[in-house]
RNA sequence: CUUUGUACAGGGCAAAUCCGGUCGAAAGACGGAGACGCAAAGCCACAAGGCUAAAACUCCCGCCCUCAAGGGGAGUCACGCUGGUUGAGCCGCCAAA
Numbered sequence: 001c002u003u004u005g006u007a008c009a010g011g012g013c014a015a016a017u018c019c020g021g022u023c024g025a026a027a028g029a030c031g032g033a034g035a036c037g038c039a040a041a042g043c044c045a046c047a048a049g050g051c052u053a054a055a056a057c058u059c060c061c062g063c064c065c066u067c068a069a070g071g072g073g074a075g076u077c078a079c080g081c082u083g084g085u086u087g088a089g090c091c092g093c094c095a096a097a
Stems, first nucleotide, its partner, number of pairs: 002097004012038002017033004022029002036084001042090002046087003049082003056076006
C1' cells in the first nucleotide's frame, strides 16, 4: 500500500417506539429516552430509486354577480427530504494474507 474479514483489543453509531412551549405545509430533521441491528449504519445530495407536494399549472364543484375579494376537491410536479435504498467519491480502528 492492496485485499479479505470482525475471532481478539479499544471502541463507535443508533432502528422501531415514546416525549418535546425545536424547525417545517408535509416528508422529514433536531434534542432527550430507547436498542432493532450495522465492518464503514463515518462524511458527502453527483447519479439512480423511494417519500412528501407548500408554491405553480390544469380540471371540477361551490360562492359572488357593480367593483373587488375569495372557499373546497382531484391530477401533474422538487427547487424539499432520504447516506440505516443502491452506486460513485473522500477518510478510517484492529487482525490475517
Predicted 3D model of a 97-nucleotide RNA (c-di-GMP-I riboswitch aptamer) from an Acidobacteriota bacterium. The source organism's lineage runs through Bacteria, Pseudomonadati and Acidobacteriota. Of the family's consensus pairs, 100% are formed in the model.